Source information: A computed fold for a 1454-nucleotide RNA from an uncultured prokaryote, annotated as small-subunit ribosomal RNA. The RNAcentral record of the sequence draws on ENA. The prediction has a mean pLDDT of 84.
RNA sequence: CGGAUGAACGCUGGCGGCGUGCUUAACACAUGCAAGUCGAACGGUGAAGAGAGAGCUUGCUCUUUCGGAUCAGUGGCGAACGGGUGAGUAACACGUGAGCAAUCUGCCCCUGACUCUGGGAUAACAGCUGGAAACAGCCGCUAAUACCGGAUACGAGCUGCGAAGGCAUCUUCAGCAGCUGGAAAGAAUUUCGGUCAGGGAUGAGCUCGCGGCCUAUCAGCUAGUUGGUGAGGUAAUGGCUCACCAAGGCGACGACGGGUAGCCGGCCUGAGAGGGUGACCGGCCACACUGGGACUGAGACACGGCCCAGACUCCUACGGGAGGCAGCAGUGGGGAAUAUUGCACAAUGGGCGCAAGCCUGAUGCAGCAACGCCGCGUGGGGGACGAAGGCCUUCGGGUUGUAAACCUCUUUUAGCAGGGAAGAAGCGCAAGUGACGGUACCUGCAGAAAAAGCACCGGCUAACUACGUGCCAGCAGCCGCGGUAAUACGGAGGUCUCGAGCGUUGUUCGGAUUUACUGGGCGUAAAGGGAGCGCAGGCGGCUAGAUCAGUCUAAAGUGAAAGCCCGGGGCUCAACCCCGGAAGUGCUUCGGAUACUGCCUAGCUUGAGUAUGCGAGAGGAGAGCGGAAUUCCAGGUGUAGCGGUGAAAUGCGUAGAUAUCUGGAGGAACACCGGUGGCGAAAGCGGCUCUCUGGCGCAAGACUGACGCUGAGGCUCGAAAGCGUGGGGAGCGAACGGGAUUAGAUACCCCGGUAGUCCACGCCGUAAACGUUGUGCACUAGGUGUGGGAGGUAUCGACCCCUCCCGUGCCGAAGCUAACGCAUUAAGUGCACCGCCUGGGGAGUACGGUCGCAAGACUGAAACUCAAAGGAAUUGACGGGGGCCCGCACAAGCGGUGGAGCAUGUGGUUUAAUUCGAGGCAACGCGAAGAACCUUACCCAGACUUGACAUCCCGUGAUCGCUAUGGAAACAUAGUUUUCUCUUCGGAGACACGGAGACAGGUGUUGCAUGGCUGUCGUCAGCUCGUGUCGUGAGAUGUUGGGUUAAGUCCCGCAACGAGCGCAACCCCUGUCCUUAGUUACAGCACGUUAUGGUGGGCACUCUAAGGAGACUGCCGGUGAUAAGCCGGAGGAAGGUGGGGACGACGUCAAGUCAUCAUGGCCCUUACGCCUGGGGCUACACACGUGCUACAAUGGCCGGUACAAUGAGCUGCGAAACCGCAAGGUCAAGCGAAUCUCAAAAAGCCGGUCUCAGUUCGGAUAGGAGUCUGCAAUUCGACUCCUUGAAGUCGGAAUCGCUAGUAAUCGCGUAUCAGCUACGACGCGGUGAAUACGUUCCCGGGCCUUGUACACACCGCCCGUCACAUGACCCGAGUCGGGUGCACCCGAAGUCACUGACCCAACCUGCAAAGGAGGGAGGUGCCGAAGGUGUGCUUGGUAAGGGGGAUGAAGUCG
Repeated sequence: CGGAUGAACGCUGGCGGCGUGCUUAACACAUGCAAGUCGAACGGUGAAGAGAGAGCUUGCUCUUUCGGAUCAGUGGCGAACGGGUGAGUAACACGUGAGCAAUCUGCCCCUGACUCUGGGAUAACAGCUGGAAACAGCCGCUAAUACCGGAUACGAGCUGCGAAGGCAUCUUCAGCAGCUGGAAAGAAUUUCGGUCAGGGAUGAGCUCGCGGCCUAUCAGCUAGUUGGUGAGGUAAUGGCUCACCAAGGCGACGACGGGUAGCCGGCCUGAGAGGGUGACCGGCCACACUGGGACUGAGACACGGCCCAGACUCCUACGGGAGGCAGCAGUGGGGAAUAUUGCACAAUGGGCGCAAGCCUGAUGCAGCAACGCCGCGUGGGGGACGAAGGCCUUCGGGUUGUAAACCUCUUUUAGCAGGGAAGAAGCGCAAGUGACGGUACCUGCAGAAAAAGCACCGGCUAACUACGUGCCAGCAGCCGCGGUAAUACGGAGGUCUCGAGCGUUGUUCGGAUUUACUGGGCGUAAAGGGAGCGCAGGCGGCUAGAUCAGUCUAAAGUGAAAGCCCGGGGCUCAACCCCGGAAGUGCUUCGGAUACUGCCUAGCUUGAGUAUGCGAGAGGAGAGCGGAAUUCCAGGUGUAGCGGUGAAAUGCGUAGAUAUCUGGAGGAACACCGGUGGCGAAAGCGGCUCUCUGGCGCAAGACUGACGCUGAGGCUCGAAAGCGUGGGGAGCGAACGGGAUUAGAUACCCCGGUAGUCCACGCCGUAAACGUUGUGCACUAGGUGUGGGAGGUAUCGACCCCUCCCGUGCCGAAGCUAACGCAUUAAGUGCACCGCCUGGGGAGUACGGUCGCAAGACUGAAACUCAAAGGAAUUGACGGGGGCCCGCACAAGCGGUGGAGCAUGUGGUUUAAUUCGAGGCAACGCGAAGAACCUUACCCAGACUUGACAUCCCGUGAUCGCUAUGGAAACAUAGUUUUCUCUUCGGAGACACGGAGACAGGUGUUGCAUGGCUGUCGUCAGCUCGUGUCGUGAGAUGUUGGGUUAAGUCCCGCAACGAGCGCAACCCCUGUCCUUAGUUACAGCACGUUAUGGUGGGCACUCUAAGGAGACUGCCGGUGAUAAGCCGGAGGAAGGUGGGGACGACGUCAAGUCAUCAUGGCCCUUACGCCUGGGGCUACACACGUGCUACAAUGGCCGGUACAAUGAGCUGCGAAACCGCAAGGUCAAGCGAAUCUCAAAAAGCCGGUCUCAGUUCGGAUAGGAGUCUGCAAUUCGACUCCUUGAAGUCGGAAUCGCUAGUAAUCGCGUAUCAGCUACGACGCGGUGAAUACGUUCCCGGGCCUUGUACACACCGCCCGUCACAUGACCCGAGUCGGGUGCACCCGAAGUCACUGACCCAACCUGCAAAGGAGGGAGGUGCCGAAGGUGUGCUUGGUAAGGGGGAUGAAGUCG
């Protein structure tokens, strides 16, 4: 990702059908309605209407007879149904299945029988009275299907007896005897009733088996409690209640307590098993403002009844009253959220009634809501190399897109008009009767006409571009996007999905075998209890019999309906509805089977145990004994140190230590043997002897006969440390003291030293208590050690050898395992039982409980927080890991830097600007091979705007130039001069000017968008690929190994075989020789000159520049595996890469450069472009890098004198000559250069001088005078001369270069360039060393190996305290609530009991009065709600303060 939803929210919204709609406050309710009906039960009232009569103003009044509407009442039935809600309830409340021989049942049905006779009241009503009202009181009358008495009656009830039956109490009998008990009418026919008895049906009550939530941090609960006897009570059993008696009952199979919850059919999900849920519909239960109570009745302890108490609301005349929407609508409130104060009783159903009928917010319908499901539509066909617009673009085009327009067709739905149902049966003499509704449906008409959105487009996941934004704004289900090119944010274009909906949020199932019954694990990932014994429990060897509880099976009953599934049918289809079937895996009853399990019985020996013999052992406990060593004490010898360490110091010692000898004391531990040897359950056990004692192995096979295995709780043992009491104390030694080390050192090291370590007794009960591997049994290849025992063979005997059992190791097959690994001592294959695990942190913490003297142990959470934590293995990187090897890496040397002055670059500071870049090595004499202007990018000021530069277009014209004025210049204005080339004469081209717009331009930004180029590791020897093989895989192998090399160079070996980029070689310079060629170079010969290859001739040499030869470990010896190679030698100019250069693998550093260049994006466009003048890049307290010159005698100065090479030169090099002290100047030859010039080489050599000093060293700084370049040397050039004469006497810590023609030292040349800051850079030659034992160490690198918690790769990662902030939690003096237990007080209503001197019509006695029977008011008592008091328990809120833990940005300390 999927499904579902009583949903809500956002955007959007055409129609219809069928459903659904307060999940929250069981919060409070205005208003209306929701339960009445019967006149055929009764007494009254007596309307409309009709008839008759009277009065009389002929249409009104009065009287009367009918008539019965209507109204309240008496009476009957109903109101206990229907409707609502889910607060309570963990319960026989519910589900399911039984039972009632322990029960009731109005109305209804069936059967039988009866319905006779009397009586007294009372409401309504009338009158009076009280009250605001609600309502009440008194007096008087009256009826009944209201009430009461009597007769009759059985088959009813009770008691006793009998018979039959059953299930224990019992049941049945139209069997007997005795006692008790009742009735009513109404009407016109007919019918409706009433009573008794029996039966049925329906409904209800009670009992029982089984089933379904969480919590043990709730482990004990219980006095009516459990049972009995008796009584009471009920329709009925029963401690339901009471009296008495007994002391029971429940609980680890979870009682009691706490929390939560209506239960089920079903619904959602799932392959299923399960998990979640209990809206709508249906069954049951409970409730009706909260609590208690009864009355009436067939039925209630009663939603629209009563009484009491309480809270709340309302009315009031203040005295009193009234009320209960969790019925239908509706209101307020709560809430994210849930509808109309509608129509109708036409249908279905209910109540009453004989019926008509009345009532019915049940119900049928309508209204509102896309809340859900289902169906339909918003048009169909044609239509372009494809309009416009939008978007993108590589500017070509692409896309939107047949989409539109346009042509043609259709008309569902909506709209208008006409027609128009079924649902209706029943009732009633008949007439008549439809809320929905003029609805569904049918027909006609017009016209594409009126009808599309939402979310998404980084991956998961279908769908991409441009712009805006710039770690901001925002997104986000997870991973994660956003810091200037965002397919991830926002809007846009486009795509994709779904579609009258689409997304989001909440909840739930799935995926998740991620609680694992199906279907998981525990060596190292979380997880084996520290070990044993053992009650309960679970499991259990072989044979036979019995039983049938489990198990299997046939049948019967039940498992409501609806729903799911299958078949069929009805609405046009579907959703929806109807009919039938199946299913409902369950429970109950009964019959059968008997293999297995259980139970019972009888046996067996192989499991287990006992007895016998032999054996090994640090197994345990107690007592005794021993020697070595340390220390101490005493004495002797002896003298200055000892001791200790990396080095020291503290300490001990002249008061005699250490050392050494003798003697003594005391405590602890037992060297060698000693061993992956032994024993023990584990912890653990080690000198020797004795006593007591546990376990084990082997042999043989006598005895018992399943006696076994495991083991929650429980009990016992249990290292070290620690605790208590009493001893002991040599050594060692927490704490502590001192000395060192160190930045610190509460440590490591040293000197001391107390508890403790030792013993006895008692606690503690934990460990990396580890094989990180529970115990037992069985099975499954081997090989090789070792300990114990036995046997065989052999021997005189011990060995050797072979076999078996037990223990303990190593290596390995199959198999297992994520891998590592395990592998008969399993982590393999199985069985039995126990313990334990379920992401990391918080945390083994908090709270509670138990244990403990304490320390603490055991049990053991949550809030909050993270997206990981973890295992094994792989490749790298790293290591103050290991092995091998290399490099001016160290060492050995030589010379420097760091100190001075100056030069130069940088930082910093300053400034209008001091343009920009480069930043460890690998920035800093770097870009810059040359900033006075220019350069120049910076600053100030003044100008220009198609522009300084390019292309296109139009017009004009050659242009340039020159002069004047203004100005700092650019430039502006005015004047002046001149008239290009080609031509088909139309024009064209080049150039200049003017104009318009496309555009130019940018050293503006991004080197983290790029190309190219470059640096660096590093000229290090490495980096890879194909195929094969191994591994689940990442990967490995090859590339490792043995040698060797400068080298992954080569050889050998090898599950590898080959190959590529690198190495080397090929290229250039140089070193030797040869060939060719001789001008500008050059011997001998000749000529000539002041001199010179100046000239002739020559090409031998040098040289020049083209080609070749040469070097290959080729040869010899040794060594090595006979290889590769190495060592030595010969020859050779050169020898093992001869020397030097160019050449730089895969890659690393987001290394450097957008300011060389190129370039994407962004930015500026009268300026971030361009021109000009001036200034700046040259500043100066300071810091650093790189250099130069020095500090001097191996030197300075003066004079003389010798020898190079590379190069450069016409806007040039410039000879010679002359002038100047000099820089330089004048004139000017030669040379576009092997010819001429720069050009003097310098150190060197010879001679002289200076004589150790701030100097004849050193030359900075400064003054003056000049020269040269240049438009111009003020800021700001170089050089020359004279004068001045600073620091500096060899440089702290530290640090750099160099291994031979090298370092050091000496000069020369060139590029850039007018000149120069050059002491720089790049080249050239001259002179020319020292040292390398070696690889321990420092730095860098290569290969192999090892560890890793690193992978941005050690400049890594990461821990704790402290400080700050935030939120959660614990404790907390207290304080405020909720719930609940116990004890007591008060005690309403009411039932029950007792009483009842007061009251009373019916019955009895009596003429009456009166009495009796019976009843009542009142009173008393038990119980009893609310309330009160006290005291516990539990739970929550809040709190000064305290505590740890979590998370945060670049904080602090290590």